[in-house]
Context: one part of a larger RNA
RNA sequence: GAUGAACGCUAGCGGCAGGCUUAAUACAUGCAAGUCGAGGGGCAGCACAGGUAGCAAUACUGGGUGGCGACCGGCAAACGGGUGCGGAACACGUACGCAACCUUCCCAUAACAGGUGAAUAGCCUUCCGAAAGGGAGAUUAAUACACCGUAACAUAAUGAAGAGGCAUCUUUUUAUUAUUAUAGGCAGCAAUGCCGGUUUUGGACGGGCGUGCGCCUGAUUAGGUAGUUGGCGGGGUAACGGCCCACCAAGCCUGCGAUCAGUAACUGGUGUGAGAGCACGACCAGUCACACGGGCACUGAGACACGGGCCCGACUCCUACGGGAGGCAGCAGUAAGGAAUAUUGGUCAAUGGACGCAAGUCUGAACCAGCCAUGCCGCGUGAAGGAUUAAGGCCCUCUGGGUUGUAAACUUCUUUUAUCUGGGACGAAAAACGGGUAUUCUUACUCACUUGACGGUACCAGAGGAAUAAGCACCGGCUAACUCCGUGCCAGCAGCCGCGGUAAUACGGAGGGUGCAAGCGUUAUCC
Numbered sequence: 001g002a003u004g005a006a007c008g009c010u011a012g013c014g015g016c017a018g019g020c021u022u023a024a025u026a027c028a029u030g031c032a033a034g035u036c037g038a039g040g041g042g043c044a045g046c047a048c049a050g051g052u053a054g055c056a057a058u059a060c061u062g063g064g065u066g067g068c069g070a071c072c073g074g075c076a077a078a079c080g081g082g083u084g085c086g087g088a089a090c091a092c093g094u095a096c097g098c099a100a101c102c103u104u105c106c107c108a109u110a111a112c113a114g115g116u117g118a119a120u121a122g123c124c125u126u127c128c129g130a131a132a133g134g135g136a137g138a139u140u141a142a143u144a145c146a147c148c149g150u151a152a153c154a155u156a157a158u159g160a161a162g163a164g165g166c167a168u169c170u171u172u173u174u175a176u177u178a179u180u181a182u183a184g185g186c187a188g189c190a191a192u193g194c195c196g197g198u199u200u201u202g203g204a205c206g207g208g209c210g211u212g213c214g215c216c217u218g219a220u221u222a223g224g225u226a227g228u229u230g231g232c233g234g235g236g237u238a239a240c241g242g243c244c245c246a247c248c249a250a251g252c253c254u255g256c257g258a259u260c261a262g263u264a265a266c267u268g269g270u271g272u273g274a275g276a277g278c279a280c281g282a283c284c285a286g287u288c289a290c291a292c293g294g295g296c297a298c299u300g301a302g303a304c305a306c307g308g309g310c311c312c313g314a315c316u317c318c319u320a321c322g323g324g325a326g327g328c329a330g331c332a333g334u335a336a337g338g339a340a341u342a343u344u345g346g347u348c349a350a351u352g353g354a355c356g357c358a359a360g361u362c363u364g365a366a367c368c369a370g371c372c373a374u375g376c377c378g379c380g381u382g383a384a385g386g387a388u389u390a391a392g393g394c395c396c397u398c399u400g401g402g403u404u405g406u407a408a409a410c411u412u413c414u415u416u417u418a419u420c421u422g423g424g425a426c427g428a429a430a431a432a433c434g435g436g437u438a439u440u441c442u443u444a445c446u447c448a449c450u451u452g453a454c455g456g457u458a459c460c461a462g463a464g465g466a467a468u469a470a471g472c473a474c475c476g477g478c479u480a481a482c483u484c485c486g487u488g489c490c491a492g493c494a495g496c497c498g499c500g501g502u503a504a505u506a507c508g509g510a511g512g513g514u515g516c517a518a519g520c521g522u523u524a525u526c527c
Base pairs, nucleotide, nucleotide: 001526002525003524005523006522007521008520009519012379013378014377015376016375017374018372019371020337025335026334027333029332030331031330034075035074036073039072040071042068043067046066047065048064050061051060052059053058082290083289084288092214093213094212095211096210097209098208101207102206106203107202108201110199111198112197114148115147116146117145124137125136126135127134128133154179155178156177157176158175159174160173161172162171163170164169184195185194186193187192216262217261218260223253224252225251228250229249230248231247233245234244235243265287266286267285268284269280270279271278272277292313293312294311295310296309315326316325317324318323343369345368346367347366351365352363353362354361355360382413383412384411385410392404393403394402395401396400419463420462421461422460423459427454434447435446436445437444438443471516472515473514474513475512476497477496478495482511483510484509485508486507492499493498
C1' cells in the first nucleotide's frame, strides 16, 4: 500500500459498488419452463347467445360462440441461473490444421406436395389398489404413425475422358443401374395471399476432433507400461483413432525427470513494486467440470440431460405394512458449522429469452426496492467579527504568572443538510392494432392511440431557525505529539529495543498536545 474481511469503541447524509472465503453439510414452505385452439379429438370449469316452463323472480337446458382443465401433437425444455467437487489434462491460454466431421431455428437457392391405410390417448363402461398408480373392453381424430406412387444437380455402384495435390488420395464432365420425400392450417364468394411441410445446394451461427508452444511442488518417488507400442482386417461413430474386437510383431515412455505422491478449476485480469519480479484468480467476461454418491442409456439437430428416465447405494418422508415418494452447488428462507456474509420483497415498465400469425402467456434471467459504514467517492456538523484574555480546570519559581483561548458569552450573516409545504421527471423507443403514402417482393415512411415496477423517487421552488449531526487512536526512541498525580519489579505495558524495585514524558488517571476523521484502532493475509 491492499482486502469478498472479522473484532473493539463510535456514528449525520447521499451516490456507486460489494455481501457464506467455513459444511460439494442437511433441507420445511413458496416460486424459478413453458407455450401454441390458426395441428387434433373434444367440453371438465367460467362467461354469453339461443331454447323450454313460468305473469315474473327463477329453474332446467344449451359445443352454437368467446374461451379452455386434462389428453394426442409441435416447438422449447441441451439456453438462461448456480457451484468449484473432480481434474496437472490438449482441462485452459495461444497459434495452426481437418483431403476425417455435424449443425434445429435463420438467410439465400432449385424442385416437389398424387393416393391409401391401420391404430391409439382422450371420452364412455368396468376391475384392482390405502396411496402412488395400474389392468380390461368398446369407440374416435390429427401437422401423430405406416404403406404405395413420382423424383433429382442427393446417396451408392460401375464404365469413359480429364484436372489437381499433401502420403492415404481429392475433384470435374458424362453414361448406365439402383435407393430415398412430404401436411396441412387460416383469411377470402373466388382468384389468390399468409403461415407451415419434404428434398437439394450455398451461407451464417454453434459445436466436434488433431497438433506445436506455454501451464505448481517433491528424487527422503528411478524405473514405468500387456490394449501396453505398431501393423493387417473388421465393428462402432457425425467423424479420425486400440475407441472396441480377432490375428501378427515386440515395441512405447524416461535424468530435457517417465512413473508415483501432494496441491490446484484455467484465462482475461487483480494486488504490490521504479521495474524485473512475487502473490492471488472475490465481483465482471470467456472456457471447463459438476448437479445426493456411483453407473447406464433413451429422446433429440444438440444431453449421456440441475428442477427428464432406469439401476445400485446412503439418507429423509408417507403407509391400510402389501408398497410408494424425494434431491435448493436456481431465488428467497431454515438448521448446522463458523470470527463472519442480507428479504420466505416488487415488476415484466425496459433489455434479453421460449412459444405463438398475432393479441399475448411464461420468465427469482433481468430491472428495481429492502438490510449491512463491507469498501470507494462526495457533502455536512456553521461563517465573519469579538479580550474583562472572565469564571472553572491544569501547571508553576504561587499577593503573581502561564495555559485551555477568539475558545465561550455577545453582534452580524448564511441555510448545504435535517424538518414541513407545493410542483414533479428522464428512462418510452416502439412493437402491435387501426388509418394513409410509396413499393415486383419484402419493406420503408407517416398519422392517431396505448404502455413505468422503481415512484410522488430523483430533481425544482418556498418556509422558519445555528437550528438536527464527532469520534477514535496515540504522545520513551523508531514516530508527529509533555507535564502533574497515583502506583512502587506490584498492578500493568509491549511491533522491536525495552519500561515498572519511591521523584516513571514507557503502567493507571487528569490537564495539555499530535494524527486521522464518520470513522478510528486491533487482528489475519499478500506485496